[in-house]
C1' cells in the first nucleotide's frame, strides 16, 4: 500500500517565520497581503490506544484474571474558522405554483478524516 472495525452538530489559540493562494476532489458558500494555507515554538482540547486507582459483575481454594462502565492523564497518536463548511447517488416525508420545482437535525449509501487491529 491493502482489508476490518469504531467515530465524525461537542471541545479546544497565542507567538516568530514566510508571503498567495487554502478550505481533499466538483459545484456552491467561506478564508486570505488587517497576512489565510504551510513550517517553527509555546499553550489548550479530546479520551482512540496506552497506563493508573475505582465500582459491579463472572472465574478461581487463594494469589490473581477476564469483561464492562465512567473518572484521571506523567505516555503513543490526532484535533484547535465554518457539522466531514454544506451539497453529490437512492430512498421516504412536506408544500404549493405541479416544476423533474423548493423544503428537511429523515433512512441508507459513496467519497474523506481519525484511531484501532491484521498482513
Nucleotide at each position: 500500500c491493502a482489508u476490518c472495525c469504531a467515530u465524525c452538530g461537542a471541545g479546544a489559540c497565542c507567538g516568530g517565520c514566510u508571503g498567495a493562494g487554502g478550505g481533499a476532489c466538483a459545484g456552491g458558500c467561506c478564508c486570505g497581503c488587517a497576512g489565510a494555507c504551510g513550517c517553527c515554538g509555546g499553550g489548550g482540547c479530546a479520551a482512540c490506544c496506552g497506563c493508573g486507582a475505582c465500582a459491579u459483575c463472572g472465574c478461581u481454594c487463594a494469589c490473581g484474571c477476564g469483561a464492562u462502565g465512567g473518572c484521571g492523564u506523567u505516555g503513543g497518536u490526532g484535533c484547535c474558522a465554518a457539522a466531514u463548511c454544506c451539497u453529490g447517488c437512492g430512498g421516504g416525508g412536506g408544500c404549493c405554483c405541479u416544476g423533474c420545482g423548493c423544503c428537511c437535525a429523515c433512512c441508507g449509501g459513496c467519497a474523506g478524516a481519525u484511531g484501532g487491529a491484521u498482513c